[in-house]
A computed fold for a 350-nucleotide part of an RNA from an uncultured bacterium, annotated as small-subunit ribosomal RNA, central domain.
Rfam family: Bacterial small subunit ribosomal RNA. Rfam links the family to the GO terms ribosome and structural constituent of ribosome.
RNAcentral holds the full RNA, with entries from ENA, Greengenes and SILVA.
The prediction has a mean pLDDT of 86.
Context: one part of a larger RNA
RNA sequence: CUGGGUGUAAAGGGAGCGUAGACGGCAAGGCAAGUCUGAAGUGAAAGCCCGGUGCUUAACGCCGGGACUGCUUUGGAAACUGUUUGGCUGGAGUGCCGGAGAGGUAAGCGGAAUUCCUAGUGUAGCGGUGAAAUGCGUAGAUAUUAGGAAGAACACCAGUGGCGAAGGCGGCUUACUGGACGGUAACUGACGUUGAGGCUCGAAAGCGUGGGGAGCAAACAGAAGUAGAUACCCUGGUAGUCCACGCCGUAAACGACCCCCGAAAGGUGUAGGUGGGUAUGGACCCAUCGGUGCCGCAGCUAACGCAAUAAGCAAUCCACCUGGGGAGUACGUUCGCAAGAAUGAAACUC
Numbered sequence: 001c002u003g004g005g006u007g008u009a010a011a012g013g014g015a016g017c018g019u020a021g022a023c024g025g026c027a028a029g030g031c032a033a034g035u036c037u038g039a040a041g042u043g044a045a046a047g048c049c050c051g052g053u054g055c056u057u058a059a060c061g062c063c064g065g066g067a068c069u070g071c072u073u074u075g076g077a078a079a080c081u082g083u084u085u086g087g088c089u090g091g092a093g094u095g096c097c098g099g100a101g102a103g104g105u106a107a108g109c110g111g112a113a114u115u116c117c118u119a120g121u122g123u124a125g126c127g128g129u130g131a132a133a134u135g136c137g138u139a140g141a142u143a144u145u146a147g148g149a150a151g152a153a154c155a156c157c158a159g160u161g162g163c164g165a166a167g168g169c170g171g172c173u174u175a176c177u178g179g180a181c182g183g184u185a186a187c188u189g190a191c192g193u194u195g196a197g198g199c200u201c202g203a204a205a206g207c208g209u210g211g212g213g214a215g216c217a218a219a220c221a222g223a224a225g226u227a228g229a230u231a232c233c234c235u236g237g238u239a240g241u242c243c244a245c246g247c248c249g250u251a252a253a254c255g256a257c258c259c260c261c262g263a264a265a266g267g268u269g270u271a272g273g274u275g276g277g278u279a280u281g282g283a284c285c286c287a288u289c290g291g292u293g294c295c296g297c298a299g300c301u302a303a304c305g306c307a308a309u310a311a312g313c314a315a316u317c318c319a320c321c322u323g324g325g326g327a328g329u330a331c332g333u334u335c336g337c338a339a340g341a342a343u344g345a346a347a348c349u350c
Stems, first nucleotide, its partner, number of pairs: 003322004007304002012318001014201004021194003025088002028085004033081002035077008048066007091191001092188003095184004103177007110154001114150008125136002162169002206247006215241002220236003262313001266295005272289007299306002323350003332343004
């Protein structure tokens, strides 16, 4: 490489957009590059295979045939692939009419809680724990009342509910804006799928500059506990967490299940839409489309389990795996301010 694989054994890229490429709907006409077929030429001899024959046999030699799977030229065929011409509407997209949604960005607003400040009441404790102590408090704390300030997060609603490609998104209002879904069938007419490189997005932590800093809290300090305790528990507490701009580019980035398409038993929830029916104070039933769950048949699986949201039956494209350790290491290269990331071996050993 091939083959076989990739939920959990090694293996799906974190996610999308998209270039080259690969693959690609229905019916008809042309061409004939691939494809199929006829003929001719060539495919040296020896060797090889088959049948004979000669050395007593064999090895060996000789004769005949085959093969030499190929190439070139030429005549034809047109189902499939290709190419071209003009069509079609089922794939795909556009339009129109609807309703749903924590989808995104920006601005503004709100209440509860926490901490702090000021003032009042009030007096000796508060806090914390398994028990304590550090800590706070007669310079008046904790508790409670009133007023004020600040920052961050949005209880209930809340739901295997919703939205998003993934990361993710949750108070309210407004502005701008993306996508999906249902209905309709007016329009385009294969415009599709995937996608090496490439580009963009990408939790948390971390980095740079400038702000902000209530609570929480790596590091750090102390108190406990312990044989020790660089921990678990407690009192404090700085980066950070928040905002703006710029980097980083990784995660058990998980459904550990790549994307897209086709056909194939059912049952039962849930949320969005549409059509029909019964009732009509607001619900129930039937059908259907696209989501999201559970159970389950065939089938699959080493088993666990999966089962129309497949891990079943088929197709296309990309990525990845090929015993464990060494090792996601070394070296080199690219990227980065750095931290580091990406790519990624071998010796040796079992």